[in-house]
Context: one part of a larger RNA
This record gives sequence, structure tokens and C1' cells, in this order.
RNA sequence: GGGUCUUCGGACGAUCCUGUGACAAUGGUCUUUACCGUCCCGUCUUGAAACACGGACCAAGGAGUCUAGCAUAUAUGCGAGUGUGCUGGUUUGAAACCGAUACGCGAAAUUAACGUAAAAUGUGCUAGCGAAAGCGCAGCAUAGGCCGACAUCGGGCUAUAGCCCGAGGAUUGAGCAAGAGCAUAUCUGUUAGGACCCGAAAGAUGGUGAACUAUGCCUGUGUAGGGAGAAGUCAGGGGAAACCCUGAUGGAGGCUCGUAGCGAUACUGACGUGCAAAUCGUUCGCCGAACAUGGGUAUAGGGGCGAAAGACUAAUCGAACUAUCUAGUAGCUGGUUCCUUCCGAAGUUUCCCUCAGGAUAGCUGGAACUUUAUUGCAGUUGCACUUGGUAAAGCGAAUGAUUAGAGGCCUCAGGGAGUUUUUAUCCUUGACCUAUUCUCAAACUUUAAAUGGGUGCGAUCUAGCUGUUUUCUUAAUUGAACAGUUAGGUACAAUGCAGGUUCUUAGUGGGCCGUUUUUGGUAAGCAGAACUGGCGAUGAGGGAUGAACCUAACGUUGAGUUAAGGUGCCAAACUAUACGCUCAUCAGAAACCACAAAAGGUGUUGAUUUAUUUAGACAGCAGGGCGGUGGCCAUAGAAGUCGGCAUCCGCUAAGGAGUGUGUUACAACUCACCUGCCGAAUGAAUCAGCCCUGACAAUUGAUGGCGCUUCAGCGUAUGACCGAUACUCAACCCAUGGCCUAAAAAUAUAAGCUAUGGUGUAGGAAGGCGUGGUUGUUGUGUUGAAGUUUUCACGUGAGUGAGAAUCGAACAGCAGCUAGUGCAGAUCUUGGU
Repeated sequence: GGGUCUUCGGACGAUCCUGUGACAAUGGUCUUUACCGUCCCGUCUUGAAACACGGACCAAGGAGUCUAGCAUAUAUGCGAGUGUGCUGGUUUGAAACCGAUACGCGAAAUUAACGUAAAAUGUGCUAGCGAAAGCGCAGCAUAGGCCGACAUCGGGCUAUAGCCCGAGGAUUGAGCAAGAGCAUAUCUGUUAGGACCCGAAAGAUGGUGAACUAUGCCUGUGUAGGGAGAAGUCAGGGGAAACCCUGAUGGAGGCUCGUAGCGAUACUGACGUGCAAAUCGUUCGCCGAACAUGGGUAUAGGGGCGAAAGACUAAUCGAACUAUCUAGUAGCUGGUUCCUUCCGAAGUUUCCCUCAGGAUAGCUGGAACUUUAUUGCAGUUGCACUUGGUAAAGCGAAUGAUUAGAGGCCUCAGGGAGUUUUUAUCCUUGACCUAUUCUCAAACUUUAAAUGGGUGCGAUCUAGCUGUUUUCUUAAUUGAACAGUUAGGUACAAUGCAGGUUCUUAGUGGGCCGUUUUUGGUAAGCAGAACUGGCGAUGAGGGAUGAACCUAACGUUGAGUUAAGGUGCCAAACUAUACGCUCAUCAGAAACCACAAAAGGUGUUGAUUUAUUUAGACAGCAGGGCGGUGGCCAUAGAAGUCGGCAUCCGCUAAGGAGUGUGUUACAACUCACCUGCCGAAUGAAUCAGCCCUGACAAUUGAUGGCGCUUCAGCGUAUGACCGAUACUCAACCCAUGGCCUAAAAAUAUAAGCUAUGGUGUAGGAAGGCGUGGUUGUUGUGUUGAAGUUUUCACGUGAGUGAGAAUCGAACAGCAGCUAGUGCAGAUCUUGGU
């Protein structure tokens, strides 16, 4: 204080609400540790944690603006008008009152032009009205009429043109058909302007430079000491002479060594935030001249100058510097600043000197309008009708390809026999014919799916009658269409759901991946298509890891249950149960998926076929294993056994004209074959599991790791359990729709109930937060405003409020207006660290 009581003074004051104080944790904040999850932001990109680029840190500044035109929408004023300008008047005084006039747009169209020049119609759907019948706005659809243009035809007047009247046209107009505009304001979009911000390489105009350096000219200055020794000259000698020889003298020259000076080869030395934006050391080149150098003067930018290197022209040169045009332009790079809620893409079509881009359609958002119906709608199903030439099939059907035999009278061709020349005749090979047989086709097909495409499944209907028009139709006023009228009467499949229309509009126009189908290619994490689903734009659980695979899509919490996948430990959950298989000196361990093959194995397990076997098999041990005959040929030799041919007979229980060893050749041994002992299963081939071989590569190393062997491996089966933001339940928040209540009504708005939903890049819309200035209003402040620091509280959030400390003079709320209005990035700018 509410409440209760009341004598209206007041009393009570348990509970509840509020204030103050105290205490506290389960609440808040900070710090530390442990465990679980977690790669760095921004950006371009199909895809970024990237060995792609920007980014040390902090403060301040920093990017869609304004004007004009146009378009849509909304609001307001007036309305066949509306708006503005100049100007006159009334008046003390005119932005506003009363006039006049001009102009813009509109109120009439059409045509190249001359020119000519339009009003009320019918039907269907329907808001609304009405008790009903019915009448029916706007709008849409449809039919007819009118105006202009264009062609056609007829008539009249004039008569070269032309004018007038009329008919009729499946032609044409941005027309008429009882006007709707004009102006202002705001949002959005668009165009032009610096046009969201920063950024070129270029281009143009006018100037300033030859103090550096290039070259010319004028005028000055400077350049040790040596070496070598051209011409000429002199002397001597030789010679008939020309001339020659010797010795001197002489001092020429883009000669030589080398100083000053000028230059700059090598060390690729020093230095390389230097002494220096070209220097220092040693070495090296020239050094009397095309030498070096001072001063003056001349040549100037598409110009100069150049012993020419595109060198030099003031640290600038394949076109100097400087001011201006200039905020040059950029389809290119980078950046682009607060919050929440709702919706939400595209990488495709067509065109473009189009391929880093635009326009166009598509996809998206927003704003409206219309209708709350048993009608409408549909990525669905059914039924009916219809369409098709793929898959398959076929080739003893057509076309084309193609294997094999068989049979053939005639015909054709080749070869041969036949003979007396030919013919006849016969044999044979092929073509050809006939009936078969084997194998095929994107550009073959008789046949022919599945999945698809289209239409219909009723009142705008069905049936009958009547009418008129028509370019359609008919032999035909026959039909069709249309109009009127009479009758019928609406569950004329299922399922689900609200549908339709208009205006305007951003972004996008690099895509990528999986299953299936498919083209090129040896193939590819290759290139190109189709259907569909995903990623892009999207998190969560699983696949150890991961854009796309599997499960499943997300408001904030709590509880429960599952999915995929799992249950030895890492690590939540059975070292579960049952039955098999497997031993690997390289075991194995789960789709996409991170590989292995042909071929082998007397490893082991199972199966199939076939053969032998109590008339005694197989294996083991033991005995026999003969005669014709040394078969014939060949050979130097060949007697079972180098080789060739043939491969019989006899006796036997059985014994090959011989399976191997062996010999020069024989011999000898052995085997096949037979028998004895033994006493029950045995041989061969093939198929299939697991295992093994096949199996070789560069950092150390990967069933995810440890590890695991009657398994924690492989196969089969059965339970239990674990496990997501999925599902169920509950609470709350938000959005959308519905219902109801509130005051006279309507609307807005608010409260309540109820149903459905909640992802999101580019992008759109709505509602808010904050900043500077300004108008109005209400307030705060020296009893302390703003600011700063700090502690709390509230709000989904941008943010807001409160306390304390500091400080010392201004500040705030609300309602408007206004804008140089919000920073993390731009190799951003300036300052600081």
C1' cells in the first nucleotide's frame, strides 16, 4: 500500500504484493585445472584449414549519394479538366481574395500525305440487390455495329484531273462503343550525369628544362721521363753511268714504355639499413692525339642529339618533366559498416565482333485484385480412346552382311578323259538354282513391349421442337455453328488440396557429384549428353579422416524411443548364444573406398561324375615274368629297348615281337601282367569355400590404433543392448491461418483458445536498435549533466536501465522532419605502439 471491517476518526494487517535490512547457493562474473568437441578469419571459387591471395596491434577517418526524365505501386487535392508562369485589380497591407491571358499533359482517332473523322448493341460468367422468380456493376470472353487507312464493285454530277452517294471485304489502326485525367509526395526499379568507393596501360592541350648528358661552333687552359728512329742532309767509299754501300746527322708518326689526366678489364674482391640511390682496394686500357677540360653559344619532346648502345636529353627515356582536360575510362581485381523475423534462387533457352560480359525467356521476392464454391486445382492412381518404332525379337520374312555341307534338268566359265577332224558322251572345279544350316545390324525390319505423351470421365449436360444467319458443309434449307423454347434432373471414377488473374522485380546466366541409360577415348579424380536425386545454399549421427556416400534435414529446453552404424580396450553398448570354415617366415577384418589377374598347390574342408573291391581290390613284402624268335628291313653292329615296318601264334595262373636302367653287341636288373601272404576299402577326373604361391620402389607406418587365433578373423542364424538436432510426450518463444471476447458500429489493436509450421548463400520484404542536426513538447542537472572505469539487471537481438567510483556543465524522453548516420578486412588513409 492492496484487502477486510468501519461510527469514516480509524482498526486489523494471518496469507498475498511491495520496500528496507540480514544471511545464503542452486544464480552472476573472473581466474586456474581436468575431460569432451573444436584446423583461421575475410575473399574469388564447382570446391579453401590450405603449399591460393589480404590480414602485427590500437585509435580516428572510410564506400548505393544528389539532380533530371520515365515506369509500377500507394497516399492526398481537384476533376473533363488539371497544373504552372507572367500580369491586372481590391486593400493601409496579398503567397492565400477577384480577374485576364499563355503554355504543358488530358479530353479523337487515323493516314506517308492531301485529308477524312466515331456515343448508347447482344450473349456467357458474376459482386451486389431480392422472399423467390429474377435484375444484374466492374472485369474477362465472345458476336455484331461505327470512325480512319487499304484495296473491290455499283450509281450520280462534272467530265483531263476530280467530287458526292451507296454496297461489300477471313485486310488493317497505339481507335469509338455514357469520358479519367492532371498535379504533388513517398518507396522501389531504370536511364543520363564522377553515379557505391579505390585503382590503370593510354589520349589531348599549353608550358618548363642542354647546371647531368649527346653533338656542332666560338674562345681559353692543360698534357713528366724514357725507347725506337721515316723523309731530308753531310762525310767517306764504289761505279762509265744510272745509282749503290758505310758512318753520321736529322727527328717524322691517330709509333712504343709510362706519370699527371681521362677511362673502367678482372677479382664476378670490399661495401651492400654503404663513405656512396654506383663508392673503395688491387689489377687493367689510352696517354700528343678522332687528346682531356673551363666558359660562352646552338639544337626541345613524336622533337633534339647520336663513331648507332634505342644510347643520351637534370638519380626519369622503345618518346622527358610539368599544369590542365580529369573525380579520364575499365565487361577486370579488391573492399562495401547495426539487429531480428518471413520468403528464397540460378549456373538453363534464344540472340549479340558473344565465350571473364550483356539483352531475352526461365527460376525468386513484393504489391494487389478475384472467387469461399460440390465447382475448381493436381509432377498421383483407375477406366476409355489415341499416339509412338526404343528394349526385346527376327533373318528356313524384305534390305545388307555371313559359315557349312547336301541335291541339281537346263545355262555359263575353267581343267581333263574321249578321237577319225568335229560333234556326241563322260569325269571334275566354280558360278548359278533348290531345300536346309551357323552368326549379325546406330544410320535393317514383318512383329513388338515396359516406362512415356495427348484427350475425356457431365448442368458450359442429355433428349426433343422451332427459328434465322453464315465465306463452312451437302445432290438438297441437308448438316454444322448460333439463338429461342420444352422435358429430364446433378453421388455421372478414386485420392488429396483452396484456386485463379494482373502489375512489378532482385539475383543468376563459370557449376559439380551419385545410381541408371549413353557418345568420343586404350583409359582417366578425362571430355560431352538424358531422367532423377543431391552438393552448391546445409548443419546433425555414421563411413577413423572427407562438399556430394548411408541415416536424417535443424526454434529454445527436459524426458523417453529408434535410424544408419555398432557393442575386447581407446570409446557409449553382450570377451553374447548356436553351427561351420581358416594357421598365413606377407593371415584376415564391411558398400561408395582407397586395387590386384591369368595360372598353379597330394594345405585343409565339402560336393559331383566315374572306375576297382570279400569271385579278396589299393598299398606293402615275396614268387613267377616262358617258347616259336636273335620277327622282318636297315646297319660295321641292333639279340624286346639307335631307326623303320608289322605287331602274330603256342603254352599258360600270367608273361609286350616289350616300361625303363644297362651292353660295341650280348648278358644282367626292372616294369607291365599273374600268383601267395594280408583283410577293407581304394584309384582317377572335375567343381567349390578358406589358406598359400603368383606379389618388386624410393621419409618410418598403418584393418584408424592397440591388439586379436575353439577369435576381437571369415560365413550363417538368433536375441539383448548402445546410438542423432530423426520420432513421441511436456513446457516456452516466434510466424501464419481460424474461432471467440471487448466500447454504438466498423477497422486497427490487445487478451484468450485452437491448428499448422520453424534449415538457408546470392537476393527480396517487413518490423526494430543506435548516431549527428533541427522543430514541438515534457523533463533531468553544482543535493553533480555528459564522459570514463567498474558491478549488476532486463531484452531473441541491435541495445537499454540501475548502483558505485571518478569528473565538473551540460543532458535526456516522447512526436515529427532531416542526413556527410553504424567498420575487421579495401598491399585502405593519418597518427600511435
Large-subunit ribosomal RNA, domain II from a Chloroflexota bacterium, 833 nucleotides, folded computationally. The RNAcentral record of the full RNA draws on SILVA. Its mean pLDDT, the model's own confidence on a scale to 100, is 80. Rfam family: Eukaryotic large subunit ribosomal RNA. Clan: LSU clan. Lineage of the source: Bacteria > Bacillati > Chloroflexota.